A computed fold for a 1446-nucleotide RNA from an uncultured bacterium, annotated as small-subunit ribosomal RNA.

[in-house]
RNA sequence: AACGAACGCUGGCGGCGUGCUUAACACAUGCAAGUCGAACGGGGACUUCAUAAUUCAUACCAUUUAAACAUGACAUGGAUUAUGAAGUCUUACGUGGCAGACGGGUGAGUAAUAUAUGGAAAUCUACCUUUAAGUUCGGAAUAACCAUUGGAAACGAUGGCUAAUACUGGAUACGCCCGAGAGGGGAAAGGCUUGCCGCUUAAAGGGGAGUCCAUACCUGAUUAGGUAGUUGGUGGGGUAAAGGCCUACCAAGCCGAUGAUCAGUAGCUGGUUUGAGAGGAUGAUCAGCCACACUGGGACUGAGACACGGCCCAGACUCCUACGGGAGGCAGCAGUGGGGAAUAUUGGACAAUGGGCGAAAGCCUGAUCCAGCGACGCCGCGUGGGUGAAGAAGGUCUUCGGAUUGUAAAGCCCUUUUGUUAGGGAAGAUAAUGACGGUACCUAACGAAUAAGUCCCGGCUAACUUCGUGCCAGCAGCCGCGGUAAUACGAAGGGGGCUAGCGUUGUUCGGAAUGACUGGGCGUAAAGGGUGCGUAGGCGGUAGGAUACGUUUGGUGUGAAAGUCCCGGGCUCAACCUGGGGAUUGCACUGAAUACGGUCUUGCUAGAGUGUAAGAGGGGAAGAUGGAAUUGCGGGUGUAGAGGUGAAAUUCGUAGAUAUCCGCAAGAACACCAGAGGCGAAGGCGAUCUUCUGGCUUACAACUGACGCUGAGGCACGAAAGCGUGGGGAGCAAACAGGAUUAGAUACCCUGGUAGUCCACGCCCUAAACGAUGAAUGUUAGAUGUUGGUUUCUCGGAAUCAGUGUCGCAGCUAACGCAAUAAACAUUCCGCCUGGGGAGUACGGUCGCAAGAUUAAAACUCAAAGGAAUUGACGGGGACCCGCACAAGCGGUGGAUUAUGUGGUUUAAUUCGAAGCAACGCGCAGAACCUUACCCGUUCUUGACAUGGACCUUGUGGGGUGUGGAGACACACUUCUUCAGUUCGGCUGGGGGUUCACAGGUGCUGCAUGGCUGUCGUCAGCUCGUGUCGUGAGAUGUUGGGUUAAGUCCCGCAACGAGCGCAACCCUUUCUUUUCGUUGCCAUCAGGUUAUGCUGGGCACUGGAAAAGGACUGCCGGUUUUAAGCCGGAGGAAGGUGGGGAUGACGUCAAGUCCUCAUGGCCCUUAUGGACGGGGCUACACACGUAAUACAAUGGGAAUGACAGAAGGAUGCGAAGGGGCGACCUGGAGCCAAUCCUCAAAAGUUUUCUCAGUUCGGAUUGUUCUCUGCAACUCGAGAGCAUGAAGUCGGAAUCGCUAGUAAUUGUCGAUCAGCACGCGACGGUGAAUACGUUCCCGGGUCUUGUACACACUGCCCGUCACACCAUGGGAGCUGACUCGAUCUUAAGUUGGUGAGCUAACCUGCAAAGGAGGUAGCCAACCACGGUUGGGUGAGUGACUGGGGUG
Repeated sequence: AACGAACGCUGGCGGCGUGCUUAACACAUGCAAGUCGAACGGGGACUUCAUAAUUCAUACCAUUUAAACAUGACAUGGAUUAUGAAGUCUUACGUGGCAGACGGGUGAGUAAUAUAUGGAAAUCUACCUUUAAGUUCGGAAUAACCAUUGGAAACGAUGGCUAAUACUGGAUACGCCCGAGAGGGGAAAGGCUUGCCGCUUAAAGGGGAGUCCAUACCUGAUUAGGUAGUUGGUGGGGUAAAGGCCUACCAAGCCGAUGAUCAGUAGCUGGUUUGAGAGGAUGAUCAGCCACACUGGGACUGAGACACGGCCCAGACUCCUACGGGAGGCAGCAGUGGGGAAUAUUGGACAAUGGGCGAAAGCCUGAUCCAGCGACGCCGCGUGGGUGAAGAAGGUCUUCGGAUUGUAAAGCCCUUUUGUUAGGGAAGAUAAUGACGGUACCUAACGAAUAAGUCCCGGCUAACUUCGUGCCAGCAGCCGCGGUAAUACGAAGGGGGCUAGCGUUGUUCGGAAUGACUGGGCGUAAAGGGUGCGUAGGCGGUAGGAUACGUUUGGUGUGAAAGUCCCGGGCUCAACCUGGGGAUUGCACUGAAUACGGUCUUGCUAGAGUGUAAGAGGGGAAGAUGGAAUUGCGGGUGUAGAGGUGAAAUUCGUAGAUAUCCGCAAGAACACCAGAGGCGAAGGCGAUCUUCUGGCUUACAACUGACGCUGAGGCACGAAAGCGUGGGGAGCAAACAGGAUUAGAUACCCUGGUAGUCCACGCCCUAAACGAUGAAUGUUAGAUGUUGGUUUCUCGGAAUCAGUGUCGCAGCUAACGCAAUAAACAUUCCGCCUGGGGAGUACGGUCGCAAGAUUAAAACUCAAAGGAAUUGACGGGGACCCGCACAAGCGGUGGAUUAUGUGGUUUAAUUCGAAGCAACGCGCAGAACCUUACCCGUUCUUGACAUGGACCUUGUGGGGUGUGGAGACACACUUCUUCAGUUCGGCUGGGGGUUCACAGGUGCUGCAUGGCUGUCGUCAGCUCGUGUCGUGAGAUGUUGGGUUAAGUCCCGCAACGAGCGCAACCCUUUCUUUUCGUUGCCAUCAGGUUAUGCUGGGCACUGGAAAAGGACUGCCGGUUUUAAGCCGGAGGAAGGUGGGGAUGACGUCAAGUCCUCAUGGCCCUUAUGGACGGGGCUACACACGUAAUACAAUGGGAAUGACAGAAGGAUGCGAAGGGGCGACCUGGAGCCAAUCCUCAAAAGUUUUCUCAGUUCGGAUUGUUCUCUGCAACUCGAGAGCAUGAAGUCGGAAUCGCUAGUAAUUGUCGAUCAGCACGCGACGGUGAAUACGUUCCCGGGUCUUGUACACACUGCCCGUCACACCAUGGGAGCUGACUCGAUCUUAAGUUGGUGAGCUAACCUGCAAAGGAGGUAGCCAACCACGGUUGGGUGAGUGACUGGGGUG
């Protein structure tokens, strides 16, 4: 884009189209093929006439009678009936004619008796047209009908009558037919309304039908051979007609790899649809052809049928029946049931168009024309237009300001397509006739009135927000959404698309260059056959000539119409209809041309081959020979080990091994030469010699003259392993055995060892059979090796041919790479590929002794699989480097007790967080109450706290007492004070109460966040701009050579620069100088004191606080590349970043924190908020971390005893003095601090203890106290006395530290009422060791491999267990199709017979006979059916095999 569609939601109108795609399933009912009376018989109706009968009326006569009635005869008129004649109308009952073979339906079958296109000859043709001629004389029947009769019916039977345009004989016959000819043969029908319709024969035309030929026409080779009337001939038969169409005989052909046969599927075409085209798909409606008509078979009639609404037979089904027998065929139009996702009215009319019959009128026509139903499709129209901002209300969102819906609505002013009502009213119709239809159309009135949905809004793809939900519910075309902030689910608001439709599903083409003709590929992505020879086929050098098959170009015919396209025309437009043109790319015939291809022919030598002369070679086959080595055997020497391994053991050896010497035997393989070297088609080939043999190369240019290249099938060769038969068997060695290794070790290692390896013959036929690169030919820069020839040479070389390597340009390639040995540029031929898995598997076939090989699917399943390259990460890969990383040392932890934190457990609660390093003396710089978040109980509800509105009230704030209570709180009493501003208002502020908004939350989410922090790591890295390279990801820079603590610096370089980091700048410390001079200091001077910077004074010193200086590889030497730097030295307080601190790049860990703070969302709101009392966070079988104290003599006790730094102090530090054994108490000087206060210990000296659970160690417990505090029970710290536990240096393992460091020793601070073994800061004393970078850990740079990228805690393989799915095998079972043989044979046809029957013709007076026909019977063929045996493809099957998914 399309559709004969269907489904979901929705639906106003009209026009034109279109509508069982499924069950060729079954059908009730009605209709769909009749017509002709001008062919005929009969029937019916009517009219007229004639006759007869009956009857009525009237008139007259006769008889009778009083009259009348009555009776008889005759006439006229009417009616009825019957018969006859004539006429008119009608009838299809019958005979007869024509039609019924058309029209209408369907697509089952059919892969060719089809169709399409183009041809052809051996034919027929009713009706129609034209032409010619004719239309004469006879005959015999028969239906209807009548009578009798059978049957339920359908339908008959017998006898009798009758007509024709029915049947039939004779005559004539130019033309006609047969025949070589002579000759022979064959027609007719009449009718009536009297000029028409017919009839016969013949010819021609037209249209129609039959037949033949060529080409085209789906899939499968896991269908390779098929065929006996088969192929051809002759004779005969048959047909309208050629022909094995049929038959007899003869021959053995015919078709097939250019795909026969078989199987599957299918009506074919014009066209339709898609596509730029080439193609692909399709074959509804319309048109042409074919086939079919319940299934199968058959013929009859006829011009035409083997016949949809005809016949016969068989079968299935349905119906009727009196059970004897009959009837039927919607794939005609409607309609019904059924099937299905799904497809319409039991309508009107013959008015038109056409058809049949008829002379015609006319009749028939479910063909057709119309109407009805369905948005099924296409086309057109409408659902209103203008104005309208208070930007209404409502909705939605919100940053609460507003925004949006939105000129949208309302309102106002218009219009009337559509609609309703009324009026008029066609064309279609040439004279009449209109189903449609009072329709189309026109006019008027009414009135915005009657008329909008659907899908979508994550990307592709136009269109975004809120709420709900919470990996649920759901969505989804692909990617993928959803696990509490979903533009993806559901809803709403808004928006986007299309619009009387919209969306979904299905199908086809496109995109898809994804089967590639146009227009792809095969080194590594799928894909080159293992290799050669060669058949068919394809392709083919050079110069002439011929031909004209291909090819090119004219002409003619055809290519139906419709459709598509163009130009016009008609419906108001369009869809639609219509006129003309063009196109129909094709086929056939016929001219011309001859370059190219083909064919034929004549030549040529450049391809190919032959020849001559040389050459190299592990090319092949057979035979012979050789030495070294291994092993075995014999002998000698000789003695205790030998073998073997990472280390061992199994094993061999005192019965003499190993070692060594001599000899013998056997088999296999051939060191050195030996080389990216040679040969071969590949596999492959290696001692030497001989014989036989294949190929190659060079030179020459004598010969042939395209003999060539490739190569489906085919044939041959084809490593190793394996198989068969027979040999052989030294070494090696699957299997196997033993020993080791190991968690195990059916392995790697070791000791043995059988097939096999070797030979001959025969199989197998596969390999990563690889250059993962088919063969051949030509062309396209070079450089450099090498093998074999030839030429030349100045002997160095050079040239050339044939090989074989490396590098490299152009070019190619996705890249890697290839590059004269192409993967470049071209040509020819072959093989192969088309997502991964299933699977090179199953089944079938072929081959094989087997193993197996070859050919080779599908179901199902996945959204990938794969290639090359890039950046990372990783490696029990490599190189280099660093770090208390190891090593070297010192001291610890892990064992003990205690403290503290954590886990676990417990509990009403033991609040919460932190979790490897990087949680665990962490948040907590300090839980008795408070803190406090937890638990129990009590209690409050606008609230403990903030802001605002409304209402009521009020003169404000504070203190005290009592009662109840655990307290919060409640109640009562009392006392002091009597608010501020003011515009002077009962105004504002303030207080209290009620109420509404709201407060409040240490409730959840650190995986929604900000901020802050940890960690890698103070590791040296992380990036950018421009340029360059690459298709790109990316690379380069940043790599390399040195150097550094450092991406620090230097050199080099397609890079040149820059940024964040490093370093430096900052603080501190170490040295010096200057300035200042108190609270610091005191050398000099003076004064004073028992003593003291105590005082005057001073600022020299120490110290303080400010400002400077100083260190920069600056200097010297060596070294390196002359650089950067490194090493050493001098000087210096300090030397190579002097020591320390602060400082933490891009980033990583969804690291930590919502319980510091801030914050989105969610949740609670008489509670998850607030308040209070008590309890808990302090529990305790246990486990872990971090510390403290120890285990002692480098020590403990006692005594003595000197020296710091830093810090803090007013709710404070607190001196002196006094008391107490002590904690502490008392006291209150001084100090808002360089002023006063708090202040050392170890060390040192003396003495004691003497190696012990101690004079070590101090836990635990008892008791008495002290202090803080409202309070010390749960649950503080301290003191005295008493008690005196474990512990004697700590398993595996593990931590810190490189110098003022470790170790050791005290001091202070924060928090704090009190509580420090923790934390932070401070000084005192003060070591040992570092060879070095192999190893452990972490890190950095380069490189390499990768199937990893959540990145090695990665990825990932197979079995087993379970569930589901499809599939192979399978004893078999079931039905289907098909073939062969055979039996039976209906109807029918043909043949035979036909003693039964027999009108027409012939003979005959007649009887009868003849000719001819026929019932019946026989035979042949044959449908259905039966029997039997094959083949094919399905379904199913206990059990079983593998596969896929989870």